[in-house]
RNA sequence: GGGCCCCCAGGGCAAAACCGGCGCGAGCCGGUGACGCAAAGCCUCCGGUCUCCCCGCCUUCACGGCCAUGGAGAUAGCGGGGCCGCCAGC
Numbered sequence: 001g002g003g004c005c006c007c008c009a010g011g012g013c014a015a016a017a018c019c020g021g022c023g024c025g026a027g028c029c030g031g032u033g034a035c036g037c038a039a040a041g042c043c044u045c046c047g048g049u050c051u052c053c054c055c056g057c058c059u060u061c062a063c064g065g066c067c068a069u070g071g072a073g074a075u076a077g078c079g080g081g082g083c084c085g086c087c088a089g090c
Base pairs, nucleotide, nucleotide: 012037013036017032018031019030020029021028022027035077041083042082043081045080046079047078048075049074050073051072052071053070056066057065058064059062
């Protein structure tokens, strides 16, 4: 200097950001991209958080502000729970 082996293997998903699209909005879909994830696979049953709306209140009367209950949504990468699943070991 070169080669081989081990540090499981085969692999999977895809945060933020940007571009395009949908939505009043939270946010979602596609592409690029990886912050991370042994369930970051699927499901809103329970809790949390977030959005919008009716009603009500306020005044500067507007494309405004506040807002309990209730209603309708979002988040599964906030937890709990349910279901399915790869590899290895026992």
Molecule: c-di-GMP-I riboswitch aptamer
Organism: Roseateles depolymerans